[in-house]
Context: one part of a larger RNA
């Protein structure tokens, strides 16, 4: 100098930032991933029509009742308007958190795949608007459970799901030409033979289905080169080191049966002991050293361990299955749960915030949209925790007042300091106005920001230090005591070193101490 800091003392006001460093310890309670009725059938509601029933009220009345009247009601249709649990479709593999493990192709550079995948997205070519099936959820009924949840029968639809027809290119084996190279090999051309395709919807504007190719983007995989400490760790390693097969989107002991005995090490192999890496950030003229919070890039995990299914992408934090542990419900058979997502609670600890507002904006999901969803984001709350700015008055004022402090008692210091006298209004408060930030409409912020007026010196200063390093001196109390201290040292009757007070000096909404790094 510097800090995500803590602690004493103190404490006006604003921007812009940062805020569990320790228990990757346990969690109550709301939230935080949905959406699409333009994909389907169903159910519910509303709407008009028709038709049957028909109250109240008029009215006429021989007092039985007639006539008109239609509130409301069942029932069909129909059409469009909504709502959904249910099937399907895309999304939940991104965003958001954490650094527990990990010394590693995990990272950071720099290459490579003639060894690879890639939804949405763009471009191009080429098709389906062809013909078919058999199912299921929902619904109904019956029916087990205390719940969670199911069982059986029987009925229906799709862009679900399965076959047939076509197949320009595209795989699969066969066999040729030509060019190129980096060793297996590539690239392109043209022959037969074999394989696999599709889905509708609609408001008629479109939006979607299939196959191929090439892009873009994302992602795997391989490699040189650098990546902390112990030798009081010196040998290490049997799937270990290679081949034949098998897997895989792909290369490979990635994995298995056989086969061969190799592979790593003092250029530090194995083992241990600590750590997430990198851009940076701190500090130094720099070479260095230290740290890896916030913000960006990359890797890992999601209560601990293992699984794998699904899907273009997972071995999936709010998906699923098995083992544990803990918690919580039970009618004792059985079941639920996973905050290292945002507040938020208990612990722990020197210590670190609200169980806030909006989806206005920037983005992200799903829809053709409208428009939902979005604790990601944008904002507000709370802490001088940090940088930064500003302010707590200016000018004038000698009788050098009063107090106080000290004195050699004459004075001397606080001290132009107050007081008066003359201004001003910045920040707070009040009152009007009053925004950009949104591209027609739509502002959580916020009546904020800024402007304008009135208003009164008001309502705003402390903390640390004065022996030297090191700026800053005297009184009195204490008397090796009580205490101070980074060091070197002060105190034992005149102590500038304790402690008060007056003085002064240093910073200042801060000042000191401790940690820890240069």
């Nucleotide at each position: 100098g510097a800090u995500g800091a803590a602690c004493g003392c103190u404490g006006g006001c604003g921007g812009c930032g940062u805020g569990c460093u320790u228990a990757a310890c346990a969690c109550a309670u709301g939230c935080a991933a949905g959406u699409c009725g333009a994909a389907c059938g169903a159910a519910g509601u509303g709407u008009u029509u028709a038709u049957u029933c028909a109250a109240a009220g008029u009215u006429c009345u021989u007092c039985g009742g007639g006539a008109u009247a239609g509130a409301g009601a069942a029932u069909a249709a129909a059409u469009u308007a909504c709502u959904u649990a249910g099937u399907g479709g895309c999304g939940g593999a991104c965003g958001g958190g954490u650094g527990a493990g990990u010394a590693a192709c995990g990272c950071g550079u720099g290459g490579g795949u003639a060894a690879c995948c890639u939804g949405c997205c763009u471009c191009a070519c080429a098709c389906a608007g062809g013909g078919g099936g058999g199912a299921u959820a929902a619904c109904a009924g019956u029916u087990g459970g205390a719940a969670a949840c199911g069982a059986c029968u029987g009925c229906u639809a799709a862009u679900a799901c399965c076959g047939c027809a076509u197949a320009a290119g595209a795989c699969c084996a066969c066999a040729g030409c030509a060019c190129c190279g980096c060793a297996u090999g590539g690239u392109g051309c043209a022959g037969g033979g074999g394989u696999a395709a599709a889905a509708g919807a609609u408001u008629u504007a479109u939006c979607g289905g299939u196959g191929u190719g090439a892009g873009a983007u994302g992602g795997a995989c391989c490699u040189g080169c650098g990546u902390c400490u112990g030798a009081u760790u010196a040998g290490a390693u049997a799937g270990u080191u290679g081949g034949u097969g098998g897997g895989u989107a792909g290369a490979a002991g990635c994995c298995u049966a056989c086969c061969a005995a190799g592979u790593c090490a003092a250029c530090g192999a194995u083992c241990a002991g600590u750590a997430g890496c990198c851009g940076a950030c701190c500090u130094g003229a720099g070479a260095g050293g230290g740290u890896g919070a916030a913000c960006g890039g990359c890797c890992a995990c999601a209560u601990u361990g293992g699984g794998a299914c699904u899907g273009a992408g997972a071995c999936a934090c709010g998906g699923c299955c098995c083992a544990a542990a803990c918690u919580c419900c039970u009618a004792c058979g059985g079941g639920a749960g996973g905050c290292a997502g945002c507040a938020g609670u208990g612990g722990g600890g020197a210590a670190u915030a609200u169980u806030g507002g909006a989806c206005a904006a920037u983005g992200g999901g799903g829809g053709a949209a409208a428009c939902c969803c979005u604790g990601a984001u944008c904002c507000a709350g709370c802490a001088a925790c940090g940088c930064c700015g500003c302010g707590u008055g200016a000018g004038u004022g000698a009788a050098g007042a009063a107090g106080u402090a000290u004195u050699u008692c004459g004075g001397u210091a606080u001290g132009u300091a107050a007081a008066g006298c003359u201004c001003u209004a910045u920040c707070a408060g009040c009152a009007g106005g009053g925004a950009a930030g949104a591209a027609a409409a739509u502002g959580a912020c916020g009546g904020u920001a800024c402007c304008u007026g009135a208003c009164u010196a008001a309502g705003a200063a402390g903390c640390c230090c004065c022996g030297g390093c090191u700026a800053a001196c005297u009184a009195c109390g204490u008397g090796c005591c009580a205490g101070c201290a980074g060091c070197c040292g002060c105190g034992g009757u005149a102590g500038u070193a304790c402690g008060u007070a007056g003085g002064g000096g240093g910073c200042a909404a801060g000042c000191g101490u401790u940690a820890u790094c240069c």
The prediction has a mean pLDDT of 82. Small-subunit ribosomal RNA, 5' domain from an uncultured bacterium, 518 nucleotides, folded computationally. Rfam family: Bacterial small subunit ribosomal RNA.